[in-house]
Context: one part of a larger RNA
RNA sequence: GAGUAGCGAUAAAGGGAGUGAAAGGCUCCCUCGCCGAAAACCCAAGGUUUCCUGUGCAACGUUCAUCGGCGCAGGGUGAGUCGGCCCCUAAGGUGAGGCAGAAAUGCGUAGCUGAUGGGAAACUGGUUAAAAUUCCAGUACCUUUAUUCAAUGCGAUGUGGGGACGGAGAAGGUUAACUCAGCCGGGUGUUGGAUGUCCCGGUUCAAGCGUGUAGACAUGCUGCUUAGGCAAAUCCGGGCGGCUAAGUUGAGACGUGAUAACGCAACACUCUUCGGAGUGCCAAGUGAGCGAUACCAUGCUUCCAGGAAAAGCCACUAAGCUUCAGUUGAAUAAAGACCGUACCGUAAACCGACACAGGUGGGUAGGAUGAGAAUUCUAAGGCGCUU
Numbered sequence: 001g002a003g004u005a006g007c008g009a010u011a012a013a014g015g016g017a018g019u020g021a022a023a024g025g026c027u028c029c030c031u032c033g034c035c036g037a038a039a040a041c042c043c044a045a046g047g048u049u050u051c052c053u054g055u056g057c058a059a060c061g062u063u064c065a066u067c068g069g070c071g072c073a074g075g076g077u078g079a080g081u082c083g084g085c086c087c088c089u090a091a092g093g094u095g096a097g098g099c100a101g102a103a104a105u106g107c108g109u110a111g112c113u114g115a116u117g118g119g120a121a122a123c124u125g126g127u128u129a130a131a132a133u134u135c136c137a138g139u140a141c142c143u144u145u146a147u148u149c150a151a152u153g154c155g156a157u158g159u160g161g162g163g164a165c166g167g168a169g170a171a172g173g174u175u176a177a178c179u180c181a182g183c184c185g186g187g188u189g190u191u192g193g194a195u196g197u198c199c200c201g202g203u204u205c206a207a208g209c210g211u212g213u214a215g216a217c218a219u220g221c222u223g224c225u226u227a228g229g230c231a232a233a234u235c236c237g238g239g240c241g242g243c244u245a246a247g248u249u250g251a252g253a254c255g256u257g258a259u260a261a262c263g264c265a266a267c268a269c270u271c272u273u274c275g276g277a278g279u280g281c282c283a284a285g286u287g288a289g290c291g292a293u294a295c296c297a298u299g300c301u302u303c304c305a306g307g308a309a310a311a312g313c314c315a316c317u318a319a320g321c322u323u324c325a326g327u328u329g330a331a332u333a334a335a336g337a338c339c340g341u342a343c344c345g346u347a348a349a350c351c352g353a354c355a356c357a358g359g360u361g362g363g364u365a366g367g368a369u370g371a372g373a374a375u376u377c378u379a380a381g382g383c384g385c386u387u
Base pairs, nucleotide, nucleotide: 013031014030015029016028017027018026032384033383034382035381040364041363042362043361046344047343050342051075052074053073054072055071056070060068061067080141081140082340083339084338086119087118088117092113093112094111098107099106100105122139123138124137125136126135142336143335144334145333146332147331148330149329150328151327152326153321154320158316159315160314161313166303167302168301169300172296173295174294178289179288180287181286182203183202184201185200186199187198188196204261208256209255210254215249216248217247220243221242222241223240224239225238226237228236229235262285267280268279269278270277271276304307350359351358366378367377368376
């Protein structure tokens, strides 16, 4: 220079009470304003204790601070079913043998590795200051192993099936959600009217099990035979007969789950900072309309650019074993380890040197208006952007 520029979106504050040495900024209450396809909620990535409680205000916070994502101390993340690990493979990587090269090394078959994909199984309610599909209550389910009983041709790294898949479009069935009515509980005043055709609030309930519907696909069973499936096959495929419309799949609804749970006011009890908090008791809990981008649906129609693989799973036999072992069915019992789980997550906690008007993948998507996820207003919820 200079007590100057600036104090980081013009969404906005005002009042009362409290705490305290001190209050424009902290806490509680009332009013006002802002977002509401977000400035709300749930995940992934990333961060790594920032979470909760007590305590403190030097520094950090663009001001203050009794406050804090700050200092100090203590506490907090509970899983057979969620995700990983695990089994499987894609691109890519690696690569026994192999090929090339003077070598270093490069390429590459089988194999191995490698999810962003495929593969068994859980829901509702309650609970903490801070965790919950993990704890608790109730009701379920899956896999493996063992034992017992009964029956019995079992057996793979091989073979076959299955898994198993594109874009676009249309129609139907349904549910979630919502709206209205009914029902239940409560209210009924200031200045005219109002016991009513008024106002406010609620009307919630899962997986599993049973049944097998709207629909979709579609012949299925059986006898004989067989140059295919690198060997074999009773399996798959091909051929010739017979009998048949049987079958597979499938949302939702209904029943059960559930005489439970949840659930307002009033009342009772306990605690209380006198604001309130907790516990007990606990009403109604129905119908209609509308209706999804969700489910049936990996469906149907159509098009050309013709739209992963492998394992789990099922069937078949080979070697082999056949009083064993193995397989199938039922019952009972046991086991299900390890890692993640707090909190932020369109952000003051991630990436941007900052508590930075930037950037950041997926899901949910109330009401009025409307073609609409546009717009404007608003609910739940969250904020008023730290002079």
Large-subunit ribosomal RNA, domain III from Nitrosomonas marina, 387 nucleotides, folded computationally.
NCBI's taxonomy places the organism under Bacteria, Pseudomonadati, Pseudomonadota, Nitrosomonadales, Nitrosomonas.
The coordinates come from a structure-prediction model, not an experiment, and the mean pLDDT is 81.
Rfam family: Bacterial large subunit ribosomal RNA.